[in-house]
RNA sequence: CGGGGCUUAGGUUAGAGCCAGACCAAGGGCCUUCAAAGCCCUAAGCGGGGGUUAAAGUCCCCCAGCCCCCG
Repeated sequence: CGGGGCUUAGGUUAGAGCCAGACCAAGGGCCUUCAAAGCCCUAAGCGGGGGUUAAAGUCCCCCAGCCCCCG
C1' cells in the first nucleotide's frame, strides 16, 4: 500500500430505517440502633464530518482509532 471486522452512558453490551434500552458501577431517598441486603428515584449516550430519506444509532462516502487477513 490492498482487503475485512468493530466503534452506542464510567465499564460490559442490546437495538440493523420510525420515542436509544438493559446490567454493573456512581449519586440521592426509604428501610435498619448502625451497616449490609432489598425497594424507589436520578444523572450519564450513538467516534468525527458529509450524503440519501418525510425520518439515520441503523443505509452510502470520507476521516480517525482498535483488531484481523494477504503480499
This is a predicted structure of a 71-nucleotide RNA (transfer RNA) from Phaeoptyx xenus.
Rfam family: tRNA. Rfam classes the family as a transfer RNA.
It is recorded under the gene name trnW.
The prediction has a mean pLDDT of 87.
The source organism's lineage runs through Eukaryota, Actinopteri, Teleostei, Neoteleostei and Phaeoptyx.